Predicted 3D model of a 92-nucleotide RNA (SAM riboswitch aptamer (S box leader)) from Pyramidobacter piscolens.
Lineage of the source: Bacteria > Synergistota > Synergistales > Dethiosulfovibrionaceae > Pyramidobacter.
Rfam family: SAM riboswitch aptamer (S box leader). Rfam links the family to the GO term regulation of gene expression.

[in-house]
Order: sequence, then C1' cells, then structure tokens
RNA sequence: UUUUUAUCAAGAGUCAGGGGAGAGAGUCAGCUCGACGAUCCUGCACCAACCUGCCCGCGUGGGAAAGGUGGUCCUGCUGACAGCGAUGAGGG
Repeated sequence: UUUUUAUCAAGAGUCAGGGGAGAGAGUCAGCUCGACGAUCCUGCACCAACCUGCCCGCGUGGGAAAGGUGGUCCUGCUGACAGCGAUGAGGG
C1' cells in the first nucleotide's frame, strides 16, 4: 500500500505539563466547543477486552489486566449526499 473480517448508542479525566487559533473525518446546512486557552502533543490515572499469555467441561465459555493495541463530553455531534472514515485481527 491492497484485501478480508469484526466493531463504531455501553464504559472511563472539566488531571498535570506543553502549545497558541481555530476545532468537532469530506461537501452543504444546522448545532456546539474555543484567548476563563479549545482541537492537538506528552505524561500519569482510568475504561474496555480485539490479539498474546491463563483456566475448564474446548464453547458464540470463564476470569485476569502482565504484554501488543485502542479509547476516556456530546451516537463517527445531527440531517442530507458520497459509502467515506477510525480501530483491532488475519491474508497478499
């Protein structure tokens, strides 16, 4: 990079530090957040349990949270359009 598959209405931070203008995936419309510092980055804490590891009666099972990931206001903010995007695991 491409492809297959599962999930995307539950859960968990107004924490600390950095940074300094727009941000909430694309277009349009709406709504919302933002110099009382948002979006974002790092750390710590927490949540979940996709993969590894554990147990058994081996299943669409159980339990734990050590490791690899992911997530932590609002349904992926809402509607329409486009079927796009994100994350995990596997294949080329």